[in-house]
């Protein structure tokens, strides 16, 4: 310098291809069961999707630029 992959609650990931109110597991908070713990069950809080801009009635998803990490080539 060129090419590719990834970036989404604290952590691990899905959703993207085919645009339509942002989900799962785990963790956290509260309550119940237990003498207590473990464990199980119920309820709840927590992200607006790496950043900026564009297209669109509508963008995590499509397009452009940039940032970070990883891989390949020179």
């Nucleotide at each position: 310098c060129g090419g590719g992959g990834c970036g989404u609650g604290g952590c691990g990931c899905a959703g993207u291809c085919c645009g339509g109110u942002a989900g799962c597991g785990u963790g956290c908070u509260u309550g119940a069961a237990u003498g207590g713990g473990g464990u199980u069950c119920a309820a709840g809080a927590g992200g607006u999707c790496g950043a900026c801009g564009g297209u669109u009635c509508g963008a995590a998803u499509c397009c452009g630029u940039c940032c970070g990490c990883c891989c390949c080539g020179a």
The RNA shown here (transfer RNA) has 74 nucleotides and comes from an Anaerolineae bacterium. RNAcentral holds the sequence, with entries from ENA. It matches the Rfam family "tRNA". Its family is annotated with triplet codon-amino acid adaptor activity in the Gene Ontology. RNAcentral records the identical sequence in 4 taxa. The organism belongs to Anaerolineae, within Bacteria. The coordinates come from a structure-prediction model, not an experiment, and the mean pLDDT is 83.